[in-house]
RNA sequence: GCACAUAUUGGCAAACUUGUCGAAAGACAAGGACGCAAAGCCAUGGGUCUAACGACAUUAUGUCCAAGAUUGCCAGGUUGCCGUUU
Repeated sequence: GCACAUAUUGGCAAACUUGUCGAAAGACAAGGACGCAAAGCCAUGGGUCUAACGACAUUAUGUCCAAGAUUGCCAGGUUGCCGUUU
């Protein structure tokens, strides 16, 4: 320097529950562990989700849209621990 099959120390924490915030998706805190070798960081590209106000159609409701959410959907960028192998 390259790679990541197994294992250790340490780390993170899905669903779910409670509380707070939000129109919602969802976020945060506590509990809790399904999993994770970048499940560290960055919404840059794609995907997915929500869509207030407003407009249009409307029985219900649906469509469009500002904008937002997701890095634990994928790609990309960036930093990097232990161990093993070469």
Molecule: c-di-GMP-I-GGC riboswitch aptamer
Organism: Sporomusaceae bacterium UBA7701